[in-house]
RNA sequence: AAUGCAGGCCGGGCGGCCGCCCCUGAUUCAGGGGAGGAAAGUCCGAGCUUUCAAGGGCGAGGAUGCCUCGUAACGCGAGGGAGUCCCGCCGAUGGCGGGGCUACGGAAAGCGCCACAGAAAAUACACCGCCACCGAUACUCGUGUCGGUGGUAAGGGUGAAAAGGCGGUGUAAGAGACCACCGGAUCCCGUGAAAACGGGAUCGCACGGCAAGCCCCAUCCGAAAGAAAGGCCAAAUAGGGGAAAGAGGCGGCCCGCCUCGUUCGAUCCCCGGGUAGGCCGCAUGAUUCCGAUGGCGACAUCGGAACCAGAUAGAUGGUCGCCGCCCCGAAUAACGCUGUAAUAAGCGUCUCGGGGUACAGAACUCGGCUUACAGGCCUGCUUUAAUU
Repeated sequence: AAUGCAGGCCGGGCGGCCGCCCCUGAUUCAGGGGAGGAAAGUCCGAGCUUUCAAGGGCGAGGAUGCCUCGUAACGCGAGGGAGUCCCGCCGAUGGCGGGGCUACGGAAAGCGCCACAGAAAAUACACCGCCACCGAUACUCGUGUCGGUGGUAAGGGUGAAAAGGCGGUGUAAGAGACCACCGGAUCCCGUGAAAACGGGAUCGCACGGCAAGCCCCAUCCGAAAGAAAGGCCAAAUAGGGGAAAGAGGCGGCCCGCCUCGUUCGAUCCCCGGGUAGGCCGCAUGAUUCCGAUGGCGACAUCGGAACCAGAUAGAUGGUCGCCGCCCCGAAUAACGCUGUAAUAAGCGUCUCGGGGUACAGAACUCGGCUUACAGGCCUGCUUUAAUU
């Protein structure tokens, strides 16, 4: 300097004039403030509100899924493990380093599926083969061809996948039938907080894959809705009828508990009418920033500082100038780099002109995830080249 990967930050700035909203005040003026990293999606999690209040158990239904930690919580984040893929190196069937991805519990509880091809797709059963015997036939008397019976699953074929793999022994021919190694299962030892890793012993051990198929296991949630939630004030109107001694509430059920009411009628149902105004909720927050301590880290604790939108048909804008960044063009005076025998040419800085400036607008708030995004800056690691 380039390349690949990962992560983080910014994503417009300054000024003048005019305009809009909020807060404060000494009020027609002054001061302060005014849209994001995603405000989007509405996919998770919560805060808050509603049902007078408190509780226990079960369920419909749903979610997560290696281990440990973080968090208010999560399906999120951090660290570690395992598997797998890519790159590089080496002493190369192995090892080392870096990076990416993972919907990462269970297939021997059960059910279901695996198209086509293939003999056969999981109590699989032989297409081509191999071997033994019998029969027929040919003949060069070795054997070949055809048929039948029996044995076989090593070889070949099909496929994503075919009765663990590889090398041998053995056999009529084969086969974990047997042996060594690998793999697997069980047990033990060691390291580790754990997932797991390493080692040893024993056993021929086996009937594949899919559970982002149903299902089983473990853990958790489990009323629904949503600021148009929900309260307060003001104003206006027009009430009538029925059932009723029980009813209602804790939001699916049960227990338990509580509230109101019984002819002055709680509660429920039906018909009809009025209101649509104002205020609160409304932004002090699981907030932001700085420092110290602890931790690999996410983050936690302590101390200090700050107040950073609050609209309601919905404010946060318009215009002018300069600058930043990007693209194109011009020019070549100066400087620098490359290049040449030397020029030239090319590139860059400087100068001038033109154009552009991404994705995109809060609506109760917050922590995440996912998606969109012109361009700029920074950090770390791998590899390559050059120089020292």
Record summary:
This is a predicted structure of a 388-nucleotide RNA (Bacterial RNase P class A) from a Candidatus Zixiibacteriota bacterium. NCBI's taxonomy places the organism under Bacteria, Pseudomonadati, Candidatus Zixiibacteriota. A source record names the gene rnpB. Rfam family: Bacterial RNase P class A. By type it is a ribozyme. The RNAcentral record of the sequence draws on ENA.